Transfer RNA from a Patescibacteria group bacterium, 72 nucleotides, folded computationally.
């Protein structure tokens, strides 16, 4: 410089183009306890950016941004 992959609550992980964007774990408040811990219950948090195609995009196209690997 060329090629390919990946980007989703803090954190690690789901999601046939039609989901309230799910789960663990953390946190956060209540319950439980003599009081911490376990243990339950509830709750707050997430699509890298810009454009496109669609009746509708996390999902498909495109350009860029970061990591990652490959090749000379």
């Nucleotide at each position: 410089g060329c090629c390919g992959c990946u980007a989703u609550c803090g954190u690690c992980u789901a999601a046939c183009g039609g989901u309230u964007a799910g789960g663990a774990c953390a946190c956060a408040u209540g319950g439980u306890u003599c009081u911490c811990a376990u243990c339950c219950a509830u709750g707050a948090a997430a699509u890298c950016g810009g454009g496109g195609u669609u009746c509708g995009a996390u999902u498909c196209c495109c350009c860029g941004u970061a990591g990652c690997g490959g090749u000379a």
Its Rfam family is "tRNA". RNAcentral holds the sequence, with entries from ENA. Model confidence (mean pLDDT): 82 of 100.